[in-house]
Context: one part of a larger RNA
RNA sequence: UUGGGUGUAAAGGGUGCGCAGGUGGAAUACUAAGUCGGUGGUGAAAGCCUACAGCUCAACUGUAGAAUUGCCUUCGAUACUGGUAUUCUUGAGUCCCGGAGAGGUCAUCGGAAUUCGUGGUGUAGCGGUGAAAUGCGUAGAUAUCACGAGGAACACCAGAAGCGUAGGCGGGUGACUGGACGGGUACUGACACUCAGGCACGAAAGCGUGGGGAGCAAACAGGAUUAGAUACCCUGGUAGUCCACGCUGUAAACGAUGGAUACUCGGCGUUGUCUCCUUGAGGGACAGUGCCUAAGCUAACGCGUUAAGUAUCCCACCUGGGGAGUACGAUCGCAAGGUUGAAACUC
Numbered sequence: 001u002u003g004g005g006u007g008u009a010a011a012g013g014g015u016g017c018g019c020a021g022g023u024g025g026a027a028u029a030c031u032a033a034g035u036c037g038g039u040g041g042u043g044a045a046a047g048c049c050u051a052c053a054g055c056u057c058a059a060c061u062g063u064a065g066a067a068u069u070g071c072c073u074u075c076g077a078u079a080c081u082g083g084u085a086u087u088c089u090u091g092a093g094u095c096c097c098g099g100a101g102a103g104g105u106c107a108u109c110g111g112a113a114u115u116c117g118u119g120g121u122g123u124a125g126c127g128g129u130g131a132a133a134u135g136c137g138u139a140g141a142u143a144u145c146a147c148g149a150g151g152a153a154c155a156c157c158a159g160a161a162g163c164g165u166a167g168g169c170g171g172g173u174g175a176c177u178g179g180a181c182g183g184g185u186a187c188u189g190a191c192a193c194u195c196a197g198g199c200a201c202g203a204a205a206g207c208g209u210g211g212g213g214a215g216c217a218a219a220c221a222g223g224a225u226u227a228g229a230u231a232c233c234c235u236g237g238u239a240g241u242c243c244a245c246g247c248u249g250u251a252a253a254c255g256a257u258g259g260a261u262a263c264u265c266g267g268c269g270u271u272g273u274c275u276c277c278u279u280g281a282g283g284g285a286c287a288g289u290g291c292c293u294a295a296g297c298u299a300a301c302g303c304g305u306u307a308a309g310u311a312u313c314c315c316a317c318c319u320g321g322g323g324a325g326u327a328c329g330a331u332c333g334c335a336a337g338g339u340u341g342a343a344a345c346u347c
Base pairs, nucleotide, nucleotide: 004318005317006316007301008300012315014201015200016199017198021194022193023192025088026087027086028085029084030083031082033081034080035077036076037075038074040072041071042070049065050064051063052062053061054060091191092188093187094186095184096183097182098181103177104176105175106174107173108172109171110154115149116148117147118146119145120144121143125136126135162169163168206247207246208245209244210243211242215241216240220236221235222234223233258314259313260312261311262310263309266292267291268290269289270288271287272286273285274284275283276282296303297302320347321346322345329340330339331338332337
């Protein structure tokens, strides 16, 4: 480069915003760059190819043609692409009205439970296990009652429910704030889609500084088990888990399925809003969210209007297993490490 692919075989970037780039709705007019047609020039000769001819044939050679798929010039064509101008409203956005929601940040409040402290009652056990022991307890534990302290998490409601781009979000109230959706169809008039680099966000663990520390609990200690037991089980227990600020930038970051647009039988739920005679638990529309299936697709499993169907545009990625997400270099990071990312060799 060409062709084929990316749910599970290798392969969708963790997610968004977005410059360059690529692609781009409807109508009319002009232009003629791309595109298409003709003319002229050039595209050396030899060679290749075709035909004929000359050496007895052939190799070889001669003559003619074709080819040289290209470039330039000039005259035309105008459907499509591009450019210029004017216009349009269906894509996109704005505006008005409306309700839904664990969307985000901050502040504050609440009750249940665990633990601890003080005091009361009370006496010999408690705890734990497959069974035990370590452990706690006559310095009065466990149990029970009252009061107090402190931290973390919010039972029921709760729902293959909701919201968010993803990560994620769940007690109550308030303040500030983002987005989506439905209805109206008033306004702008293609303002759009995608996006290499770039920027931002990004679970848990981890790191830095300062707080906090109830429960849980890597490491660690002890008791068991066992041939051993650096484990599983038990008793303890420190980082951490929590808060503020800063860093890290990775996950089976999963729907293992990139984004956008259009089209393609049906059935049954469910969330939000609107609508129709709400004449009944009824019908319909839009936006989500689930299940089952026609056609079609798929190696099969399965997917199936929320496509893995039918098409178009843009990005990312794959090319046998191991070596290896390693080495080296570069770059980011306080570090841990991250990103980029080979080869020899081997099967």
Overview
Small-subunit ribosomal RNA, central domain from a metagenome, 347 nucleotides, folded computationally. The full RNA is in RNAcentral, with records from SILVA.